[in-house]
């Protein structure tokens, strides 16, 4: 060196061209408890980066970074 998959919160995953990006576990705060645990409410946090197509892109293509795999 070709080629092909993947990149969605601190973690692990859904999600799909439009309507508020969703869950669990972590994290804060709060009820409950003489206190911890558990539990129950409530918060905060994310679509790699850059261009194109569309009225509209996280989703469809391009290239770019980075991972994994297959080939020589």
């Nucleotide at each position: 060196g070709g080629c092909g998959c993947c990149a969605u919160a601190g973690a692990a995953c859904a999600g799909u061209g439009g309507u508020u990006a969703g869950u669990u576990c972590a994290g804060g705060g709060g009820g409950c408890u003489c206190u911890c645990a558990a539990u129950c409410c409530c918060c905060a946090g994310a679509c790699a980066g850059g261009g194109g197509u569309u009225c509209a892109a996280u989703u469809c293509c391009c290239c770019u970074u980075g991972g994994c795999g297959c080939u020589a």

RNAcentral holds the sequence, with entries from ENA. The RNA shown here (transfer RNA) has 72 nucleotides and comes from a Caldisericia bacterium. Its Rfam family is "tRNA". The family's RNA type in Rfam is transfer RNA. The coordinates come from a structure-prediction model, not an experiment, and the mean pLDDT is 83.